The prediction has a mean pLDDT of 85. The RNA shown here (c-di-GMP-I riboswitch aptamer) has 79 nucleotides and comes from a pig gut metagenome. Rfam family: c-di-GMP-I riboswitch aptamer. Gene Ontology term of the family: cyclic-di-GMP binding.
[in-house]
């Protein structure tokens, strides 16, 4: 590049959750890793409940996001 494959994004339903967000189902915007990884690193969100503080917030604990970066494996084979 071209083959044979694979994921599924937004949106709806329903279920969990305090909320991010997560599961199944239709459903496809995109994807060479949109496979894994959140005690390798960095980032971003959300904070019900605790503590602390310069106070109706912020921070800390804690939770979620890899389809943000990234680490790690890995289909084809023209070269």
């Nucleotide at each position: 590049a071209a083959a044979a494959a694979g994921c599924a994004a937004a949106a709806u339903u329903a279920u969990c959750g305090g909320a991010a967000g997560a599961u199944a189902a239709u459903g496809a915007c995109g994807c060479a890793a949109a496979g894994c990884u959140a005690g390798a690193g960095g980032g971003u969100c959300u904070c019900a409940a605790u503590c602390a503080c310069g106070a109706u917030g912020u921070g800390a604990c804690a939770g979620a996001c890899a389809g943000c970066c990234a680490g790690u494996u890995g289909c084809c084979g023209a070269a």